[in-house]
Molecule: FMN riboswitch aptamer (RFN element)
Organism: Leucobacter sp. UT-8R-CII-1-4
RNA sequence: AGCGUGUUCCGGGGUCAGUGAGAAUCUGAACCGGCGGUGAUAGUCCGCGAACUCCACUCCUGUGGGGCCGAACCGGUGAAAUUCCGGUACCGACGGUGAUGCACGAGGCGAAGCCAGUGAAAACUGGCUGAGGCUGCGUGCGAGUCCGGAUGAGAGGAACGCAAG
Numbered sequence: 001a002g003c004g005u006g007u008u009c010c011g012g013g014g015u016c017a018g019u020g021a022g023a024a025u026c027u028g029a030a031c032c033g034g035c036g037g038u039g040a041u042a043g044u045c046c047g048c049g050a051a052c053u054c055c056a057c058u059c060c061u062g063u064g065g066g067g068c069c070g071a072a073c074c075g076g077u078g079a080a081a082u083u084c085c086g087g088u089a090c091c092g093a094c095g096g097u098g099a100u101g102c103a104c105g106a107g108g109c110g111a112a113g114c115c116a117g118u119g120a121a122a123a124c125u126g127g128c129u130g131a132g133g134c135u136g137c138g139u140g141c142g143a144g145u146c147c148g149g150a151u152g153a154g155a156g157g158a159a160c161g162c163a164a165g
Base pairs, nucleotide, nucleotide: 004162005161006160007159008158009157010156015029016028017027018026030145031144032092033091034048035047036046037045043090044089052067053066054065055064056063057062072088073087074086075085076084094148095147096146101141102140103139104138105137107135108134109133112129113128114127115126116125117124118123
């Protein structure tokens, strides 16, 4: 030094503008990037954690096992880089909210037209079709950056001990 073991601490980031009566969700632009590994630095390589989910057990709080788990290329330098430099892309759990938003569906209203009846006519009554638009209802969609679980958990990291050598 390594291996073993204990305690303590640490352990996820990010917004402006526009439109509008109203937007933290629309539109535009901007911005963000957990942990370990990898011949040289990684959101997009390999793995892990978190989240979601199934099963079993349970002191009802969790424990164990399984499932699921996003996204990158081109050029350059170099001994070595999907990690650096240049360029252009892409991705983002669950629940909530979701501008009086958007889409779809079957209706309602409705300009106008057509048909029939009555009438001298104007017109009236009834029926049918029904544009743009309006309207309530139903279904679906709508956040990486807002709210929540979470002052949580955690991959792990650091410091200080103990033991052994």